[in-house]
Context: one part of a larger RNA
RNA sequence: UGACGGGGGCCCGCACAAGCGGUGGAGCAUGUGGUUUAAUUCGAUGCAACACGAAGAACCUUACCUGGUCUUGACAUCCGUAGAAUCUUAUAGAAAUAUAGGAGUGCUGUAACAAGAGCUACGAGACAGGUGCUGCAUGGCUGUCGUCAGCUCGUGUUGUGAAAUGUUGGGUUAAGUCCCGCAACGAGCGUAACCCUUAUCCUUUGUUACCAGCGCAUAAAGGCGGGAACUCAAAGGAGACUGCCGGUGAUAAACUGGAGGAAGGUGGGGAUGACGUCAAGUCAUCAUGGCCCUUACGACCAGGGCUACACACGUGCUACAAUGGCGUAUACAAAGAGAAGCAAACUCGUAAGAUUGAGCAAAUCUCACAAAAUACGUCACAGUUCGGACUGGAGUCUGCAACUCGACUCUACGAAGUAGGAAUCGCUAGUAAUCGUGAAUCAGAAUGUCACGGUGAAUACGUUCCCGGGCCUUGUACA
Numbered sequence: 001u002g003a004c005g006g007g008g009g010c011c012c013g014c015a016c017a018a019g020c021g022g023u024g025g026a027g028c029a030u031g032u033g034g035u036u037u038a039a040u041u042c043g044a045u046g047c048a049a050c051a052c053g054a055a056g057a058a059c060c061u062u063a064c065c066u067g068g069u070c071u072u073g074a075c076a077u078c079c080g081u082a083g084a085a086u087c088u089u090a091u092a093g094a095a096a097u098a099u100a101g102g103a104g105u106g107c108u109g110u111a112a113c114a115a116g117a118g119c120u121a122c123g124a125g126a127c128a129g130g131u132g133c134u135g136c137a138u139g140g141c142u143g144u145c146g147u148c149a150g151c152u153c154g155u156g157u158u159g160u161g162a163a164a165u166g167u168u169g170g171g172u173u174a175a176g177u178c179c180c181g182c183a184a185c186g187a188g189c190g191u192a193a194c195c196c197u198u199a200u201c202c203u204u205u206g207u208u209a210c211c212a213g214c215g216c217a218u219a220a221a222g223g224c225g226g227g228a229a230c231u232c233a234a235a236g237g238a239g240a241c242u243g244c245c246g247g248u249g250a251u252a253a254a255c256u257g258g259a260g261g262a263a264g265g266u267g268g269g270g271a272u273g274a275c276g277u278c279a280a281g282u283c284a285u286c287a288u289g290g291c292c293c294u295u296a297c298g299a300c301c302a303g304g305g306c307u308a309c310a311c312a313c314g315u316g317c318u319a320c321a322a323u324g325g326c327g328u329a330u331a332c333a334a335a336g337a338g339a340a341g342c343a344a345a346c347u348c349g350u351a352a353g354a355u356u357g358a359g360c361a362a363a364u365c366u367c368a369c370a371a372a373a374u375a376c377g378u379c380a381c382a383g384u385u386c387g388g389a390c391u392g393g394a395g396u397c398u399g400c401a402a403c404u405c406g407a408c409u410c411u412a413c414g415a416a417g418u419a420g421g422a423a424u425c426g427c428u429a430g431u432a433a434u435c436g437u438g439a440a441u442c443a444g445a446a447u448g449u450c451a452c453g454g455u456g457a458a459u460a461c462g463u464u465c466c467c468g469g470g471c472c473u474u475g476u477a478c479a
Stems, first nucleotide, its partner, number of pairs: 001479002003476003007473007015463002019427005026318008034309002042053002064304007073127001077126002079123005086103007107116002129293002132291003138287002140282003143278001145276001150189006156165003169180003195270004200238007210227002214225003241264001244258005320420001324379006336367003341360002347354002386417001391412007433455007
């Protein structure tokens, strides 16, 4: 000087407390451990691994296993020989591939040959190749403490020196934020601001968006003429700065109350992550040193596996019902996506869907009916008209192909479950809770992820305690 203390002081955080809803019990989905297996590919492992890499394993993916195959190789450059490329037939085979044929002469160039580019086949070797090992050899990227308020430097000064000072102190702040003081004076990285979005208004521009007033038309509808008010869409501005007033304070910084205002003291949300810590994670994104394999640890193919199942854990979904289930009717979003695509309407089917195909590269058309809500009816507290697992049958769709191993529909079946022990998690406002909608990936395949809106609470006395963190101080047999 740090680190540590079941030392002290001050302060903060959904840290506790006050509340609301969960997990832990049930069924299922999914990940992991374990076990099993020919293989169940690999990685991630307290917080900070476990719906994580994977924004999507039937084949492919795929790295694993079994079997069948290749050895200059599936891929790159160089050399030689031959041939246009290419298309195609037959046989064998699970395919990879093997064998035997057929059609076929382009481009540049030359008077014509030649020659050349590109591609293919064969041959020789230099080499290719490796998701093989080492993340404790590395780059890059990332997590974490933590969006915590810290981390440092120059000069000066103090000390023999390691170092100190500044950065401590008194106030204050979300903040090393600002003020005052001070052997310090300044500066840098962080904080804040600049950026995006959202909340209000103004101006401009009105199509595919809008429809107040005027007219037309209709069963109805901005449907039409028209309009430029409103909504909305962008573009540019305005606006919030403790600016104004009272009080407190050291006359400071600031705090507190108020006015005006759409918004008030960082308005809400996002992006932004200092010096460093964990030899944290990643050699399987990629790159890369070293080591290792080279008729195999490389490459191709078929089938299987990654989907196994006594069990244990994590994360979720659905429930256990009447604030509900079911039936009928009726209302109101936002944000997205669409051409090998989204697909209206008609018809058929109980339905999943099928047929046909208008329109739309989209403020125009389509996906696309939002659902909770509301009104009426029914059920009457039951393992039920709750709950839907599991299973039988019949189908639909995608796709060469749904057996291992897809999703969905109809019908029948109708399990556990009557609110979950110890323990434990999230959340402070348009939040929690609850309700639907969309997108990425994607042929198909979400209860996951990411985004969108609808309805919309309770509580916070407070900082004694638990956890994490910051500053000062103290002790130390630790570095």

Predicted 3D model of a 479-nucleotide part of an RNA (small-subunit ribosomal RNA, 3' major domain) from Candidatus Dasytiphilus stammeri. Model confidence (mean pLDDT): 84 of 100. Taxonomically the source falls in Candidatus Dasytiphilus (Bacteria, Pseudomonadati, Gammaproteobacteria, ant, tsetse, mealybug, aphid, etc. endosymbionts).